[in-house]
Context: one part of a larger RNA
RNA sequence: CCCACGUUAAGGAACUCGGCAAUCUAGCCCCGUAACUUCGGGAGAAGGGGUGCCCCUGUAGGGUGACCAUCCUCGCGGUGGAAGCCCGAGGGGGCCGCAGUGAAAGGGCCCAUACGACUGUUUACUAAAAACACAGGUCGCUGCGAAGUCCAAAACGACGUAUAGCGACUGACGCCUGCCCAAUGCCGGAAGGUUAAAGUGAGGGGUCAUCGGGGAGCAAUCCCCGAGAAGCUCUGACCUGAAGCCCCGGUGAAUGGCGGCCGUAACUAUAACGGUCCUAAGGUAGCGAAAUUCCUUGUCGGGUAAGUUCCGACCUGCACGAAUGGCGUAACGAGAUGGGCGCUGUCUCGACGUGGGGCUCA
Numbered sequence: 001c002c003c004a005c006g007u008u009a010a011g012g013a014a015c016u017c018g019g020c021a022a023u024c025u026a027g028c029c030c031c032g033u034a035a036c037u038u039c040g041g042g043a044g045a046a047g048g049g050g051u052g053c054c055c056c057u058g059u060a061g062g063g064u065g066a067c068c069a070u071c072c073u074c075g076c077g078g079u080g081g082a083a084g085c086c087c088g089a090g091g092g093g094g095c096c097g098c099a100g101u102g103a104a105a106g107g108g109c110c111c112a113u114a115c116g117a118c119u120g121u122u123u124a125c126u127a128a129a130a131a132c133a134c135a136g137g138u139c140g141c142u143g144c145g146a147a148g149u150c151c152a153a154a155a156c157g158a159c160g161u162a163u164a165g166c167g168a169c170u171g172a173c174g175c176c177u178g179c180c181c182a183a184u185g186c187c188g189g190a191a192g193g194u195u196a197a198a199g200u201g202a203g204g205g206g207u208c209a210u211c212g213g214g215g216a217g218c219a220a221u222c223c224c225c226g227a228g229a230a231g232c233u234c235u236g237a238c239c240u241g242a243a244g245c246c247c248c249g250g251u252g253a254a255u256g257g258c259g260g261c262c263g264u265a266a267c268u269a270u271a272a273c274g275g276u277c278c279u280a281a282g283g284u285a286g287c288g289a290a291a292u293u294c295c296u297u298g299u300c301g302g303g304u305a306a307g308u309u310c311c312g313a314c315c316u317g318c319a320c321g322a323a324u325g326g327c328g329u330a331a332c333g334a335g336a337u338g339g340g341c342g343c344u345g346u347c348u349c350g351a352c353g354u355g356g357g358g359c360u361c362a
Stems, first nucleotide, its partner, number of pairs: 001357008010348002014346001019343001027051005036041001038172001052095006061087004067081005072075001096100001108341006115333002120132002136170007148156002173328004178258003183255002185251005192246003198240002203235005210227007259277005286320001287317001298314005
C1' cells in the first nucleotide's frame, strides 16, 4: 500500500451524477393510526408504551378428565357434578445490571409526480424496464369435409360447432372515443369500356405435280426464268371470349389525413365578427414547456439562504390528441424523478484496532 471487518470526539449529506455504500429500524403484546379509496384497502400507516429474574396468589379462564349421580329406545349412549394433572392472561411484593426480544436471527419511515392497472414474463453470459404478457374492449373471417395451419397426403383445429374456433388492434376500472371515403385497402355491384389462353380461319408466305418461255445436246435428258392445283408447312385479320382493371356504391376500434392570408370592438391589447384562397375534411372533448417544447434555465407561483432538476399554473402545442386510444385513477413496483424526518466515517478529515495479502530481511 491492497482486501475483508470493528470502533470513533464535534458536526450530520457539507460527499456525490445520485445518501452509492454503510448505519438507523427490527421479534412479540398493548395503545393508537391521516389523505385517498374500486369500501377490499391504504395498515405493521405514522407515532407511543411494555418486555429479565425471584416470591406470593396458582386467581379469572382454558385443556384433559379418573370417579360419582341420574335417565332411557341399555350402548364404546344422553345429561349434571367433579378429584388429579397441564396451560395460564392478570394482580401483589421483591432483586440485579449501563442495558432484560441483554446473544443470533430479525421492516427505516413519510410527502409528491410521471409511467405501467395488478400477480406474472424477458435479452442463459453487460439491459428486469414505462418493454412482453395479462383479464377486459372492438373489428374481421368461419355453418362444419368450418375457417386457419405454405403446397400433396395425413394430422391438428376438435372427438369442438358461432356463449365455438382462428386472425388483427387495444390493454383492469371510471368518463369518453369527434370530422374526412378524395387517395390506398377491403366489401358489394354489374350496364358500359378494356382484356388472356382458346375457338374461328378472311388473307398472306414456303415447298411442289404440272404447264409456259429461254438455253445446251443428234437424242434421252439437263440447266435457267416464270406461273402454279392438291397436300404438307409457316403465319394470320374480323368475330366469339372470364376474372381483373376502368366504372358505380359502401366501409375508420381499415392504411391513413384532420389549412393559409388579411381586416375588425369608444385607452391599449385581443378579436366573439367579416373578407378571401385552397381542401376529401380542416384537430371536437380532454390534456399541454409534457418520457412530446427547438427558441428555453419560457413566464408566474411553491419549495431552498441560494433550485438548468422537482411541484402547481399559464398556453406562443418548432412538432399532444382520442383503441399506433385521450384524460383520470385506489392498490401494486428489487422500476424513474424531486423533497423531508430519522440515522450514520458518504463527507469536514482523518485516526486507531483485528484478520489476510503484498513488501523487506533471514

Model confidence (mean pLDDT): 87 of 100. This is a predicted structure of a 362-nucleotide part of an RNA (large-subunit ribosomal RNA, domain IV) from an Acidobacteriota bacterium. The RNAcentral record of the full RNA draws on ENA and SILVA. The source organism's lineage runs through Bacteria, Pseudomonadati and Acidobacteriota.